Source information:
Transfer RNA from archaeon GW2011_AR15, 74 nucleotides, folded computationally. RNAcentral records the identical sequence in 2 taxa. The coordinates come from a structure-prediction model, not an experiment, and the mean pLDDT is 84. It matches the Rfam family "tRNA". It is annotated as a transfer RNA.
RNA sequence: GGGGACGUAGUACAACCUGGCUAGUAUAAGCGGCUCCAGACCGCUGGAUCGGGGUUCAAAUCCCUGCGUCCCCA
Repeated sequence: GGGGACGUAGUACAACCUGGCUAGUAUAAGCGGCUCCAGACCGCUGGAUCGGGGUUCAAAUCCCUGCGUCCCCA
C1' cells in the first nucleotide's frame, strides 16, 4: 500500500441476514431479606448500540465517511 471481518452495560454474549412494541440474558456492582457474622441462596435497583452524516413514517439493523481492534496479501 491492497483486501476482509468486527465494534452493543465493568465483562461475556443475543437482537442485525428479512428495519417496527419499552434493546434482552448471564455475570459483576449497589440495596434489602436470610444468618450470631460472612458465603451461598432469594428479591429489587442502576447501567450500553464507537463518532458524524444520509435514506425512511420509523435505524443497533440499510448506505457513506471517520476512528479503533483483529486477520490475510504485498